[in-house]
RNA sequence: GAAGCUGGCCAGGCAAUCGCGGUGGUUGUGAGACCACGGAGGAAAGUCCGGGCUCCACAGGGCAGGGUGCCAGGUAACGCCUGGGAGGCGUGAGCCUACGGAAAGUGCCGCAGAAAAUAUACCGCCUGUUGUUCUUCGGAAUGAUCGGUAAGGGUGAAAUGGUGCGGUAAGAGCGCACCGCGCUGCUGGUAACAGCAGUGGCAGGGUAAACCCCACUCGGAGCAAGACCAAAUAGGGGAGCAUUGGCGUGGCCCGCGCUGUUCCCGGGUAGGUCGCUUGAGGCAUACGGUGACGUGUGUCCAGAUGAAUGAUUGUCCACGACAGAACCCGGCUUAUCGGUCAGCUUCAAUU
Repeated sequence: GAAGCUGGCCAGGCAAUCGCGGUGGUUGUGAGACCACGGAGGAAAGUCCGGGCUCCACAGGGCAGGGUGCCAGGUAACGCCUGGGAGGCGUGAGCCUACGGAAAGUGCCGCAGAAAAUAUACCGCCUGUUGUUCUUCGGAAUGAUCGGUAAGGGUGAAAUGGUGCGGUAAGAGCGCACCGCGCUGCUGGUAACAGCAGUGGCAGGGUAAACCCCACUCGGAGCAAGACCAAAUAGGGGAGCAUUGGCGUGGCCCGCGCUGUUCCCGGGUAGGUCGCUUGAGGCAUACGGUGACGUGUGUCCAGAUGAAUGAUUGUCCACGACAGAACCCGGCUUAUCGGUCAGCUUCAAUU
């Protein structure tokens, strides 16, 4: 100097004028007026997970069904986060994983290929018998038949462990060495796992993001939840079941509770208040921890409801993209103009 990897921060600032919504105060009979202080995000988005809260409701058990899937921690909890293990990718810093089980069973592996499971022989290699031709009489070539073989070649994503040596008529774990695989033991680790030693020639593989098996786990509905106040109307009409029935917040069964309930047509109201913002909260800092995080101290805090924070001017600059709370949080995912900080890796040159 170039190219990368990982993590963090910012998201316009300041001033003036006018204009919005909230809280508190002063004032006013009231409508209102004045003053002070605060007033959208890193994703507020998606509604994908997990909860808090409210109601069913006093709410248990099972089946079906759903979710997760290496180990250990964090957390209110999670399908999230942190650390570790295994496998894979990358020269590396690092990154990815839908990561339990194929010896419970079933299914699938097209085409090609002899053959993809009840395994086999296309080209080959070797032995025996036999025919023909040649012959330097050692044998050679070629065909038929009976056997052996899966080391060589071909097909394929994958061909029945791999490499090497020996052995054989030719071969083959046939034997041996190393690797691989199974079993047993020891050591380290909380564990997933790793290492070491011994033993066995051991024999078809893959696929569960196929069905399935195993382990753990799971009530439902949702702020348009729900509570209260006020007002209005038609205590309207019809059909069904009837304590052996009916109803009760996913389905079915048992249990439990209530004693009436289910469906259709028609009519009235749709106004106000609460819920509504102090939270498993944000930020800073100290201590503990590898870390996620925990504890202490200090400090900060939006509540609209046809929907509040906007407009103008000046100036600075990183010239502002994606984009606006609606019950509240913890995550994940997606969108995004740019700027900045820290650590680490590789390459080139110079000293």
Description
Model confidence (mean pLDDT): 77 of 100. A computed fold for a 351-nucleotide RNA from a Gammaproteobacteria bacterium, annotated as Bacterial RNase P class A. Rfam family: Bacterial RNase P class A. The family's RNA type in Rfam is ribozyme. The source organism's lineage runs through Bacteria, Pseudomonadati, Pseudomonadota and Gammaproteobacteria. A source record names the gene rnpB. The sequence is in RNAcentral, with records from ENA.